Predicted 3D model of a 72-nucleotide RNA (transfer RNA) from Lodderomyces beijingensis. The sequence is in RNAcentral, with records from ENA.
RNA sequence: UAACCUAUAUUUUAAUCGGUAAAAAGAUUGAUUGAUAAUCGAUUAAUAUGGGUUCAAAUCCCAUUAGGUUAA
Numbered sequence: 001u002a003a004c005c006u007a008u009a010u011u012u013u014a015a016u017c018g019g020u021a022a023a024a025a026g027a028u029u030g031a032u033u034g035a036u037a038a039u040c041g042a043u044u045a046a047u048a049u050g051g052g053u054u055c056a057a058a059u060c061c062c063a064u065u066a067g068g069u070u071a072a
Stems, first nucleotide, its partner, number of pairs: 001071007010025004019055001026044006048064005
């Protein structure tokens, strides 16, 4: 310098190739218990950034940022 891959909640992963962003663990809290643990219920919070296309974008297009791989 060029090509390619990845980016979704505090963490780990989904989302039928455009149509309501889902779950597990975590944290907080309530019930239960003599007290913990376990169990059950509730709450919490996300599409890397900026534009474009579209009635509608996590998804398609462009640029950028961060990380990674390969080549010179």

It matches the Rfam family "tRNA". By type it is a transfer RNA. Model confidence (mean pLDDT): 80 of 100.